[in-house]
RNA sequence: GGGAAUAGCUCAGUUGGUAGAGCACCACGUUGCCAACGUGGAAGUCGCGAGUUCAAGUCUCGUUUCCC
Numbered sequence: 001g002g003g004a005a006u007a008g009c010u011c012a013g014u015u016g017g018u019a020g021a022g023c024a025c026c027a028c029g030u031u032g033c034c035a036a037c038g039u040g041g042a043a044g045u046c047g048c049g050a051g052u053u054c055a056a057g058u059c060u061c062g063u064u065u066c067c068c
Stems, first nucleotide, its partner, number of pairs: 001068005008023004017054001025041005047063005
């Protein structure tokens, strides 16, 4: 100097406009049981702080950690 940080894990997130998916977890259905499958549910200080804006995961500044 460049890149990354978003659910327990791996990751999306368009021009700034309701925060999402898969896996995992919980409940139910199916099955004699398990697995598998299906339906539903829970789970978020978007690393931290500040600024701009009617509105910030997204733009600006500072800062922490990690990678090159």
Transfer RNA from a marine eukaryotic metagenome, 68 nucleotides, folded computationally. Its Rfam family is "tRNA". The family's RNA type in Rfam is transfer RNA. Model confidence (mean pLDDT): 81 of 100. The RNAcentral record of the sequence draws on MGnify.